RNA sequence: GGGCACGUAGAUCAGCGGAAGAUCGCUGCUUUCGCAAAGCAGAGGCCGUGGGUUCAAAUCCCACCGUGUCCA
Numbered sequence: 001g002g003g004c005a006c007g008u009a010g011a012u013c014a015g016c017g018g019a020a021g022a023u024c025g026c027u028g029c030u031u032u033c034g035c036a037a038a039g040c041a042g043a044g045g046c047c048g049u050g051g052g053u054u055c056a057a058a059u060c061c062c063a064c065c066g067u068g069u070c071c072a
Base pairs, nucleotide, nucleotide: 001071002070003069004068005067006066007065010024011023012022013021018055026042027041028040029039030038048064049063050062051061052060
C1' cells in the first nucleotide's frame, strides 16, 4: 500500500428498511437474624464519524476513523 471481516447498553451478542432487544452485570423492593439463591420492578443506547438514497436507515450506497486478519 491492497483484500476481507467487524464497530449496537458496563460486558458478551441479537436485530439486515416501519426504528432497539436478550443474557450477565448495576440499582431498588419482597423473602432471610444476616448473606447467597429466587421472584418483581427499574436505570442505562442520538446503533464508530460525516454525507447520500428513501415517505421512512442500526439496516442500502460512498468516504473517513478504529480493531482484527490475510497478501505484498
The RNA shown here (transfer RNA) has 72 nucleotides and comes from a Methanobacteriota archaeon. Its Rfam family is "tRNA". Rfam's curators write: Transfer RNA (tRNA) molecules are approximately 80 nucleotides in length. The family's RNA type in Rfam is transfer RNA. Taxonomically the source falls in Methanobacteriota (Archaea, Methanobacteriati). RNAcentral records the identical sequence in 2 taxa. The prediction has a mean pLDDT of 82.